[in-house]
Molecule: c-di-AMP riboswitch aptamer (ydaO/yuaA leader)
Organism: soil metagenome
RNA sequence: UGCCGAAUCCGCCCGUAGGUGAGCGAGCGGAGCGGGGGAACCAAAUCCCCGGGGCGAACGGCCCAAGGGCCCAGGUGGUCCAGCAGCCCAGCGCGACUCCUCCGCGCGAGCCCGUCAGCUAACCCCGCAGGCGAGCGAGGAAG
Repeated sequence: UGCCGAAUCCGCCCGUAGGUGAGCGAGCGGAGCGGGGGAACCAAAUCCCCGGGGCGAACGGCCCAAGGGCCCAGGUGGUCCAGCAGCCCAGCGCGACUCCUCCGCGCGAGCCCGUCAGCUAACCCCGCAGGCGAGCGAGGAAG
């Protein structure tokens, strides 16, 4: 100085700080940002399978290693389930004031609640973390 993300700012106060103090940490409160619960109306209402739900861009498809079940004609066999890796995709982010277009680069995870929650005014509750970079692509518009 910049990026992902809601994850920032302010006040009081305690501790630390060789005197003061910057700074740092904890607690309390506020603003702001973000998330959840929660009427009427609406939706839903039955049957089967299956519990269901939330945060997030992170949804789905193809193929498939290792693995497991079943079968007999017992073989480097057939069939079913699931699936590392790989490819693609809904969607998402970046290229240094903002926006549009083009071009380029990346992500497309993970976690939580615990049998419970549709929407939802009033109202209630919760979070404000963590991680990463040192770039300087093009044209146009406006401030």